[in-house]
This is a predicted structure of a 1537-nucleotide RNA (small-subunit ribosomal RNA) from a metagenome.
RNA sequence: AGAGUUUGAUUCUGGCUCAGAACGAACGCUGGCAGCGUGGAUUAGGCAUGCAAGUCGGACGAGAAUCCGGAGGUUCAAGUUUUCGGACGAGAAUUUCUGGAGGACAGUGGCGGAAGGGUGAGUAACGCGUGGGUAACCUACCCUCGAGUUGGGAACAACCAGGCGAAAGCCUGGCUAAUACCGAAUGUGGACCUGUGCCGCAUGGUACGGUGUCUAAAGGCGGGGAUUCUUCGGAACCUGUCGCUCGUGGAGGGGCCCGCGUCCCAUCAGCUUGUUGGUGAGGUAACGGCUCACCAAGGCUUACGGGUAGCUGGUCUGAGAGGAUGGUCAGCCACACUGGGACUGAGACACUGCCCAGACUCCUACGGGAGGCUGCAGUCGAGGAUCAUUGUCAAUGCGCGGAAGCGUGAACAUGCGACGCUGCGUGAGGAUGAAGGCCUUCGGGUCGUAAACUCCUGUCAUCCGGGAAAAAUGAGCGAGUGUUAAUAGCAUUAGCGAGUGAUGGUACCGGAAGAGGAAGCCACGGCUAACUCUGUGCCAGCAGCCGCGGUAAUACAGAGGUGGCGAGCGUUGUUCGGAUUUACUGGGCGUAAAGGGUGCGUAGGCGGCUUCGUAUGUCGGAUGUGAAAUCUCACGGCUCAACCGUGAAAUUGCAUUCGAAACUGUGGAGCUUGAGUGCAGGAAGGGAGAGUGGAAUUCUUGGUGUAGCGGUGAAAUGCGUUGAUAUCAAGAAGAACACCGGUGGCGAAGGCGGCUCUCUGGAAUGUAACUGACGCUGAGGCACGAAAGCUGGGGGAGCAAACAGGAUUAGAUACCCUGGUAGUCCCAGCUGUAAACGGUGCGCACUUGGUGUGGGAGGUAUUGACCCCUUCCGUGCCGUAGCUAACGUGUUAAGUGCGCCGCCUGGGGAGUACGGCCGCAAGGCUAAAACUCAAAGAAAUUGACGGGGGCCCGCACAAGCGGAGGAGCAUGUGGCUUAAUUCGAUGCAACGCGAAGAACCUUACCAGGGCUUGACAUGCAGCUGCACGUCCCGUGAAAGCGGGAUUCCUUCGAGGGUGCUGCACAGGUGCUGCAUGGCUGUCGUCAGUUCGUGCCGUGAGGUGUUGGGUUAAGUCCCGCAACGAACGCAACCCUUGUGGUUAGUUGCCACCGCGGGUGAUGAGCCCGCGAGCACUCUAGCCAGACUGCCCGUACAAGCGGGAGGAAGGUGGGGACGACGUCAAGUCAGUAUGGCCCUUACGCCCUGGGCUGCACACGUGCUACAAUGGUCGGUCCAGAGGGAUGCAAUACCGCAAGGUGGCGCAAAUCCUCAAAAGCCGGCCUCAGUUCGGAUUGGAGUCUGCAACUCGACUCCAUGAAGUCGGAUUCGCUAGUAACGGCGCAUCAGCUACGGCGCCGUGAAUACGUUCCCGGGCCUUGUACACACCGCCCGUCACAUCAUGAAAGCCGUCUGCACCCGAAGUCGCCGGUUCAACCCGCAAGGGAGAUAGGCGCCGAAGGUGUGGGUGGUGAUUGGGAUGAAGUCGGAACAAGGUA
Repeated sequence: AGAGUUUGAUUCUGGCUCAGAACGAACGCUGGCAGCGUGGAUUAGGCAUGCAAGUCGGACGAGAAUCCGGAGGUUCAAGUUUUCGGACGAGAAUUUCUGGAGGACAGUGGCGGAAGGGUGAGUAACGCGUGGGUAACCUACCCUCGAGUUGGGAACAACCAGGCGAAAGCCUGGCUAAUACCGAAUGUGGACCUGUGCCGCAUGGUACGGUGUCUAAAGGCGGGGAUUCUUCGGAACCUGUCGCUCGUGGAGGGGCCCGCGUCCCAUCAGCUUGUUGGUGAGGUAACGGCUCACCAAGGCUUACGGGUAGCUGGUCUGAGAGGAUGGUCAGCCACACUGGGACUGAGACACUGCCCAGACUCCUACGGGAGGCUGCAGUCGAGGAUCAUUGUCAAUGCGCGGAAGCGUGAACAUGCGACGCUGCGUGAGGAUGAAGGCCUUCGGGUCGUAAACUCCUGUCAUCCGGGAAAAAUGAGCGAGUGUUAAUAGCAUUAGCGAGUGAUGGUACCGGAAGAGGAAGCCACGGCUAACUCUGUGCCAGCAGCCGCGGUAAUACAGAGGUGGCGAGCGUUGUUCGGAUUUACUGGGCGUAAAGGGUGCGUAGGCGGCUUCGUAUGUCGGAUGUGAAAUCUCACGGCUCAACCGUGAAAUUGCAUUCGAAACUGUGGAGCUUGAGUGCAGGAAGGGAGAGUGGAAUUCUUGGUGUAGCGGUGAAAUGCGUUGAUAUCAAGAAGAACACCGGUGGCGAAGGCGGCUCUCUGGAAUGUAACUGACGCUGAGGCACGAAAGCUGGGGGAGCAAACAGGAUUAGAUACCCUGGUAGUCCCAGCUGUAAACGGUGCGCACUUGGUGUGGGAGGUAUUGACCCCUUCCGUGCCGUAGCUAACGUGUUAAGUGCGCCGCCUGGGGAGUACGGCCGCAAGGCUAAAACUCAAAGAAAUUGACGGGGGCCCGCACAAGCGGAGGAGCAUGUGGCUUAAUUCGAUGCAACGCGAAGAACCUUACCAGGGCUUGACAUGCAGCUGCACGUCCCGUGAAAGCGGGAUUCCUUCGAGGGUGCUGCACAGGUGCUGCAUGGCUGUCGUCAGUUCGUGCCGUGAGGUGUUGGGUUAAGUCCCGCAACGAACGCAACCCUUGUGGUUAGUUGCCACCGCGGGUGAUGAGCCCGCGAGCACUCUAGCCAGACUGCCCGUACAAGCGGGAGGAAGGUGGGGACGACGUCAAGUCAGUAUGGCCCUUACGCCCUGGGCUGCACACGUGCUACAAUGGUCGGUCCAGAGGGAUGCAAUACCGCAAGGUGGCGCAAAUCCUCAAAAGCCGGCCUCAGUUCGGAUUGGAGUCUGCAACUCGACUCCAUGAAGUCGGAUUCGCUAGUAACGGCGCAUCAGCUACGGCGCCGUGAAUACGUUCCCGGGCCUUGUACACACCGCCCGUCACAUCAUGAAAGCCGUCUGCACCCGAAGUCGCCGGUUCAACCCGCAAGGGAGAUAGGCGCCGAAGGUGUGGGUGGUGAUUGGGAUGAAGUCGGAACAAGGUA
């Protein structure tokens, strides 16, 4: 720091997604140790159990257990004694009373239970943060200072007695103490009142004074010895200490008030009656409507309402600015089952206090009671999820106490959890590169020093031993100082000092043994580091985004390998980042989302020049504060680190104060350039009203006139003989204003068009008289605002939604036609929207130009305001710089700046729902969410396409000739059939195609019979024989199986060959042509397709290759930011057409000679030989044609014509097929990856099938006849083939053919008859002397074999068919058409097919409008699988979310009223009462009190509103969903833009 994803590709816009860091986390897999942290985020849900606040006996009374003493009772009892009845009896047990010690439990009293600890429900608030104020306040304990602590009194608990109750508890009577309670005294002081001075900040504060009024207290403990008293205990007294009282000051703490800051919603816009203020009173520690009475009518404005939320220091992230967050720690606040209330107190409206109401739980004897874990543990529940019912007060701290000490779930420790951070370990050496796994091109590679192995080491864990710090206070001892009469006591300072540890025998240290106990998780298509094999086969599955998976998956699953991190690793969730994607830093609005339809104008924001002041902003200094912790830096302590300590820095803020004065604000004074006013003459469809004009249309009347008119692509509906249309005249009506007319004018926009008049608005120009910043913008607001629409009233010619009819059409609720009503017009009112567009808000300033045009002014020069020049305003075009993603824009900015307003933040849902406002309605304005997608989009590029355009070509059409489609047959295909009818080819570009030849074979198919190393190849091992082969026998359909006979060479080792057995392997026309090679078809023999360098463009890409000509051609020329080049075109090659030359056998035979035949011994003709090579021919070489020459035209290329020439403009034909397209065809021609079969999907054999036939199609043949058929005669080829071959003459047969064999490996011989043609005869238009199918019979030939299933011949038979519907094919010259001949394959042949050859031999082309195909340029595009494209809506089905809805249910809340607990306050107080007063007393007073009443008042109730949520028959649209229905709306002129 970026990356992926919209496209065929590109640039941009824009969203989505990823990589990072973090967490009080959770889940999955895994898990060795230690340190430090951290751990109920959810139900502020309910809680069993234990503990969490006590302490003081030095404030007070009483006092249990227990012990000691005394006395008594009862029961025993050693023993003594005895009258034997008993008596005494140490002692024991038990019990009662009493004294003492003891000090528990409880009580009175004091202090503390307001701290500490928990939680975040509530709270949007002076709650919190920050800075201030308090002259408006309080403060227990602590410190300081001053003064005091005198003298009395009366009670109440405990306790005792009685009573009630199940219990909790309560009642009555009686006794009693105090630091409890109550008077009194004193008054330094304090409070009130008041005087004076001083001060301040308004109320006021403060100092000093006053004859005034009011106002305190409590004792406890210790020591002492002079004096006094004494009940002999002691007391007074002195002294110390802890207390107490009244004040002063302080410290720390708190209350109240104020400035500023503190979330979202305006679909919450108005709220408020104690409300705002005043006067007075009450209340409070204190100000205050805090409360009340009266008076006034104010107060607030993001108020009021709704939602959410404890706030902060900080924490996380970020470069920062910011954003998110507030767990642990720290500060503040709030709360304590829910709601209300007060009491006590320095402090509470009180977590483990009280009262009341409510819900819940528990106890109960049913009468009544008890309780509050959001303290620490723990439990249930809910939840994805969060620990021990542990130890100790040793330390730190807190409460009480004089102290010892006690208490303390605060705290300190330990435990549990990888929850986090940090540290350590799981070893070291070791190459034969072992085995094994995986991969493999089979060579090897890799896991890999990894393992094995070894002499090594010893952290952690294990065992043994040693063993801390955290502890010092304090008790006690003695010493100094102070107090004091005091060496006593007490306080204090330093010293000595028994004793005190939960953690814990822990940290740490030493020793022992042994590599031993200690590695996983995720990923590996791109982003993103890391690749192969196998399995699977759009299945199973993966996935953060893009996307993988349909038989070769680096994306699924497994494995091997690799990468990353590591006691963890991944996933999920959340936050920030990336995201400049809310833009302050730091974005935009012509077309991507986005300028308000337009103006006027309020608030607000912003604002010209000069000067003086001021000091709000601004800048600088100082001071205070900004808690600590955290962060940063330095140093230090735990072995390091995490962690911790010390210090510094920082804390960007706030406040106070001092200064500066440029800018800003503000006050004063001025200025004229911004703005406005005046004056002058011009321009204009600016607006309103009134009047007026002609053309046209329709209608009415009349005239003329007759059969049609009208309308369309073509028609019809319609009108017309009752006289239309046409035409003439007259009249009526309404609406609109041709020409002028113009990217010309005016207006803010909408908009404005005949002419005249009246009223009225604005702009421009010129002038420079006046005002003196009066300005710009403009949220709300107000006004205007096309068309359509609405209300009322008029009007209504034409046009024309709806509607009707006619057409079109598959349909046609449309497009076209004929009609036609609202409406269009006027008046009054509403509506308030448009692609209201320049898709561009308004204003000002600045920044090169050119050229038109409208208005004004000026100048020169003029007859002239003609032209020209200058200037201002408006309106256009083209363009510089700049800007822009590009297109484009460009002084009329989309450039450069300033000011203000409006608006945007992915697409869809949706400009929709709900709510509100407006409207008569239609509807408008404002304006979401759920859900869903990974895009939606802009501009430009290359293609493709268009029922877009231009140019051009082609047997493409047209012009012709002949066919196909009808018939019969042949052949191929589909279909059907079948045991099998093998397979492939399927629009053109499959279908007489693979197949240049299926009776067996072929053959791949089917049935049956067989073989298993195999029909064929190679290698290895073993065995035996001699083979192989030939012959024979049996069986059999054959193959095969079984058996027999014979037998090779040899250097005798065995080799070769062969057979058998076995192992490797063979074999497969089995699958995949969508895994492939090769070959082929097609566009297309169309003229195209590219590259290098340069240039242009951000880029895809363009240029070149486009343009102007020309050509068959990207052929050539010219031009040109291109210059060159390549593959194609052409040429080079073959053939054919002319000539020359060379050669002359097998070819030729003119001339010459010879012989023969015929004839007449002639001529002539024929045959043969010789000679010859002239000619023909054969096959080599060469020549020839190049727009070379001439004319015309043209810049050139070229074109047209002509000459010559055998041939003329590529002479004809062939071979030759660019970049590419069609996943075109072929795995069955061969090759080949992968998969599959292996006694079978291989191989052999026999027979069958490929030939099967209701049918359909393609390609052909033969015909339908007279341009013919038939019979006879007669003429002329070329190119091929020939040895298991072609075969002559001859003979036989009607013929196919047979017999026979000359000749020929062929310019020699054979095939070989060419046929059409020509000559002549017959047939005479008919199903025929046409046509030949079909069938019967008889044959021939090939072959092992013609049944399925051959060809041919002869005789007989003699079908359909009389020229072929829609439609369609070929051909432009030696072509079509017609005619025959040959060859390949092949034993033969279903060949009428294919490939060639020659003969005869035409017609037509005006032309490029149309059909088809193609090329180039251009244009539009929403297409790119590219129009066989894309894509819209209804309907049907499924799923999801949501609106409405009669209602129903919950929750929050307003208002009105009812009831009214506890309690404060007020009033009454007849009940009751110890202290004080009067009184001898009784009693009274003062005061208090039970109780009652009143105001307020929680919960509750009733009624009526509002908000919000859930649900709801039915209903509305929306979204999504491989292959549903109907149409065809959009994209091309999308077929009606």